[in-house]
RNA sequence: CAAAACCUUCAGGGUUAGGUGAAAUUCCUUACCGGCGGUAUGGCUUCGGCUAAGCCCGCGAGCCCGUAGGGGCAGAUCUGGUGAGAUGCCAGAGCCGACAGUAAAAGUCUGGAUGGAAGAAGGACGUG
Numbered sequence: 001c002a003a004a005a006c007c008u009u010c011a012g013g014g015u016u017a018g019g020u021g022a023a024a025u026u027c028c029u030u031a032c033c034g035g036c037g038g039u040a041u042g043g044c045u046u047c048g049g050c051u052a053a054g055c056c057c058g059c060g061a062g063c064c065c066g067u068a069g070g071g072g073c074a075g076a077u078c079u080g081g082u083g084a085g086a087u088g089c090c091a092g093a094g095c096c097g098a099c100a101g102u103a104a105a106a107g108u109c110u111g112g113a114u115g116g117a118a119g120a121a122g123g124a125c126g127u128g
Base pairs, nucleotide, nucleotide: 001128002127006123007122008121009120010119017029018028019027031108032107033097034096035059036058037057038056042051043050044049054095055094062073063072064071065070077093078092079091080090081089099111100110101109
């Protein structure tokens, strides 16, 4: 320095204000939220790099099948501008969100969950 196995810690946010109703934080208007890795015409820079997407690519949670390794299912973006180049920048307008529960249909309430996990950081071991 490199790969593999091991251990530890960490690892998700959000219903405002109204309306209808016997009943809704579930409907209607409005409000609010955006996990992880990758990518980069922006930003920062000590010029080594760092940082930047809910809707681009992939992953996670969830559900189904399997004894298991594992397999399958699974959401959403356009228009204009700049430019050599943008689904990422600027401007504008949109759209999306597991399962179970409920006095009434839930991204936001309650629950599985003091769980699990993409992954991030660190530690120790020993091999080459």